[in-house]
RNA sequence: GCCCGUGUAGCUCAGUUGGUUAGAGCGCGAGUCUCAUAAUCUCGAGGCCGAGGGUUCGAUCCCCUCCGCAGGCA
Repeated sequence: GCCCGUGUAGCUCAGUUGGUUAGAGCGCGAGUCUCAUAAUCUCGAGGCCGAGGGUUCGAUCCCCUCCGCAGGCA
């Protein structure tokens, strides 16, 4: 330099042939329980879906450029 994949919550990952308020597990906070701690159970907070632009009535999803990460070729 070229090709392919990937980027969504603190971490690991779903997700949608474009459609109202984007989800799970773990973690975190509060409550429950206990003499107490852990576990259990209940509730809650936390995301402008890597950045910018385009298409569209409408984009996390489609298109373009760029950035990060991982792999392959040279």